[in-house]
RNA sequence: UCAGUUGGCUGGAUGACCGCUGAAGGUUUCAGGCUUUUGGCCAUUUUGGCUUUUUGGUUGGGUCCUUUGGAGGAAAGUCCGGGCUCCAUGUGAAUACGGUGCCGGAUAACAUCCGGCGGGGGCGACCCCAGGGACAGUGCCACAGAAAGCAAACCGCCUGCAUCAGGCUUGGCCUGGUGCAGGUAAGGAUGAAAGGGUGCGGUAAGAGCGCACCGCGGUGUUGGUAACAAUACUGGCGAAGGUAAACCCCACCGGGAGCAAGACCAAAUAGGGGCGGCAUAUGAUCCAUUCACAGAUCGUUGCCCGGGUUGGUCGCAAGAGGUGUACAGCAAUGUGCAUCCCAGAUGAAUGGUCAUCCACCCCCGGCAACGGGGGGGACAGAACCCGGCUUAUAGGCCAACUGGUGCU
Numbered sequence: 001u002c003a004g005u006u007g008g009c010u011g012g013a014u015g016a017c018c019g020c021u022g023a024a025g026g027u028u029u030c031a032g033g034c035u036u037u038u039g040g041c042c043a044u045u046u047u048g049g050c051u052u053u054u055u056g057g058u059u060g061g062g063u064c065c066u067u068u069g070g071a072g073g074a075a076a077g078u079c080c081g082g083g084c085u086c087c088a089u090g091u092g093a094a095u096a097c098g099g100u101g102c103c104g105g106a107u108a109a110c111a112u113c114c115g116g117c118g119g120g121g122g123c124g125a126c127c128c129c130a131g132g133g134a135c136a137g138u139g140c141c142a143c144a145g146a147a148a149g150c151a152a153a154c155c156g157c158c159u160g161c162a163u164c165a166g167g168c169u170u171g172g173c174c175u176g177g178u179g180c181a182g183g184u185a186a187g188g189a190u191g192a193a194a195g196g197g198u199g200c201g202g203u204a205a206g207a208g209c210g211c212a213c214c215g216c217g218g219u220g221u222u223g224g225u226a227a228c229a230a231u232a233c234u235g236g237c238g239a240a241g242g243u244a245a246a247c248c249c250c251a252c253c254g255g256g257a258g259c260a261a262g263a264c265c266a267a268a269u270a271g272g273g274g275c276g277g278c279a280u281a282u283g284a285u286c287c288a289u290u291c292a293c294a295g296a297u298c299g300u301u302g303c304c305c306g307g308g309u310u311g312g313u314c315g316c317a318a319g320a321g322g323u324g325u326a327c328a329g330c331a332a333u334g335u336g337c338a339u340c341c342c343a344g345a346u347g348a349a350u351g352g353u354c355a356u357c358c359a360c361c362c363c364c365g366g367c368a369a370c371g372g373g374g375g376g377g378a379c380a381g382a383a384c385c386c387g388g389c390u391u392a393u394a395g396g397c398c399a400a401c402u403g404g405u406g407c408u
Stems, first nucleotide, its partner, number of pairs: 001404010012357007020070007028062004033058003039051004072379001076390002079388005084258004089294007097254005102116005117131001118129004132249002137247002139243003154188002156184013196214006215237001216235008262314004272305007283298004321340008358377001360375006
């Protein structure tokens, strides 16, 4: 300096004017309840009771003022996991259904994350894997090809017999063609894949037929928490292969519904009507089914017609919280200390206008610095909350690592 890989940050700034909203404080006004004080009435031994009077406090609403806060890295998708809320069902087992799938760890949990192992891609940094089992069983491998589950031969190679042609050293031999029989899977073709691969020997020609190395299976030893790795011996190989992101087998895990959950206040109505099923306490029902045990309810359940409510408050943001730092750990992360409060709307606030500057792009002038003109800032809006994953994203910045080239 060029190209690349991984991780992180940011995603306009300032000023003026006008506007919205949460919280705190203040002012003023309205309404109701309670209560202090004053007045009035009643009763009276005493305590007291009532009230449309006066005066403070408190609660809520409205107006105005001051201070202060006010959308995201994905708020999106709703793909996972939870916190939280509610639900008579709960415990144990089995089956079904769903989910996960190498090993170890982190976490509230997860299909997430971290570290490793194995396989694949890349010169490399690094990236990807729906990563248990194909000797439990079933299925599939189109087309091509002889053959893709138990073998098989299209072209070939070798041997024997018969026959034809040619040659020769002529009673036989060699070469070639054709037909029949037998042997063969080394060579070629087809295909994603063809009965382990390469080489040597051997054979009539071949073949793990034999041998060496590699591959596969088994056993031992060593290292490792483990997945696994290395190594030694052994078996010609029981396995021709592939596919489970085919059915399946194995191991582990699993209540449901969801903030439109749910709680309270106020108000109103019709505790309404009809048609069935099952059952009658030795019974029925209890959100996959069955069995056992326990518990709860007293009927239970399906369909149709009709009525009231649609208002307000809470839930609603102080958290598995953020930031900084120390220690432990390869890391994910955990623990301690310090510090901070960082939206809470409800038809849905967090904005609009103007001006200047700036990141960036283009043109012109200029050696350059710089100057002038034009353009111009992406994806996109909280609605109970959190941890992830996935998708979209104009532009800018930082760090580390890899490869090429040049200089020293």
Molecule: Bacterial RNase P class A
Organism: Anderseniella sp.